[in-house]
Context: one part of a larger RNA
């Protein structure tokens, strides 16, 4: 000196990215039990009391008595001695983000806010169904029949989900343009005496598509700029003016988005680049690529308080294995 256990005075997170690791808690029983809530929850909330056996002695009941049966710590006493616990056995609480929940997941660096999920849309498919596998046959779908199957998105639940179809895709629509083979065959060309044969070929005819014409955004996707303006000043309810398919509605907002930033303000600290409530010039928030909430849940991520302690001030011993000497 190292691992692996245990102890430690006074402090009690001062360590540290962070309380990581270790301590604390832990059982019954009797009391007690907040905000909030989907009234089921939350909640073992929290927070507190009590505790093992023996013997005696007091109480009550029962019995004629001997006693028995219950309580009681009042006295002694045993035992593993601060006695629920050898072992075995929840630290607690408060605010906030994600994510409804239980569940899955990178066998071997990631469990998660990633997937699923029940629920909500949307589209497809009338049965020889759509879809798929597969040369074919045939098979799954399905021994099902739109309250059924297939494919997309979104993700309980509450409150809602604005405006734009110009571009892209998808639907449907047929007047006309465009157009392929084919179908026409006006006219040429070879070559022969000629009938012929063999080749070029104009007009016009002609399907989907596509151009056109219309829907459609819980299709893929978009949601401006510039100049003035109120009797201090500041700002701009309000007017111009361009462009556009429409210019972001509700709601949230320095946010899991905010660069400038440690943004300003208020709380918490003696001191806070985190965190919490506010405020909005949103560099670059926004509504099933969802938006805002939100009780329960969470080996999640933030930040606080009480316990609690060798994480620390700052090391210190013990114990068992090692390393190191020797043999």
């Nucleotide at each position: 000196c190292a691992a692996c256990a245990c102890u430690g005075a006074a402090g009690g997170a001062a360590c540290u990215c962070g309380g990581c690791a270790a301590a604390u808690u832990g059982c019954a029983u009797c009391u007690g039990u907040a905000a909030c809530u989907u009234c089921g929850g939350g909640a073992u909330a929290a927070a507190g009391a009590u505790g093992a056996c023996c013997u005696u002695g007091c109480c009550u009941g029962g019995g004629c008595a001997a006693c028995c049966a219950g309580g009681u710590u009042a006295a002694g006493g045993u035992g593993a001695c601060a006695c629920a616990a050898a072992c075995u056995a929840g630290g607690g609480g408060g605010u906030a983000g994600c994510g409804a929940c239980u569940g899955u997941u990178u066998a071997u660096u990631a469990a998660a806010a990633a997937c699923a999920c029940a629920g909500g849309g949307c589209u497809c498919u009338g049965c020889u169904a759509a879809g798929u596998c597969a040369a074919u046959a045939g098979a799954c779908g399905a021994u099902g029949u739109a309250u059924a199957g297939g494919g997309u998105c979104u993700g309980a639940c509450g409150c809602c989900u604005g405006c734009c179809c110009g571009g892209u895709g998808c639907u449907g629509g047929a007047a006309g343009a465009u157009u392929a083979a084919a179908a026409g065959g006006a006219g040429g060309a070879g070559u022969g005496c000629a009938a012929g044969c063999u080749u070029c070929g104009a007009a016009u005819u002609g399907a989907a598509g596509u151009c056109c014409c219309a829907g459609u955004a819980a299709a893929c996707g978009g949601c401006g700029g510039c100049c003035g303006u109120a009797a201090c000043u500041a700002u701009g309810a309000c007017g111009g003016u361009c462009c556009u398919a429409a210019g972001g509605u509700a709601g949230c907002g320095a946010a899991a988005u905010u660069c400038c930033u440690u943004g300003u303000c208020g709380g918490g600290u003696a001191a806070g680049u985190u965190c919490c409530g506010a405020c909005c010039c949103g560099c670059a928030u926004g509504a099933a690529u969802g938006g805002c909430g939100u009780a329960a849940c969470g080996a999640c991520u933030u930040c606080c308080c009480c316990g609690c302690u060798g994480u620390c001030u700052c090391c210190a011993g013990u114990g068992u294995u090692g390393a190191c000497u020797c043999a």
Predicted 3D model of a 327-nucleotide part of an RNA (large-subunit ribosomal RNA, domain IV) from Candidatus Sneabacter namystus. The full RNA is in RNAcentral, with records from ENA. Lineage of the source: Bacteria > Pseudomonadota > Alphaproteobacteria > Rickettsieae > Candidatus Sneabacter.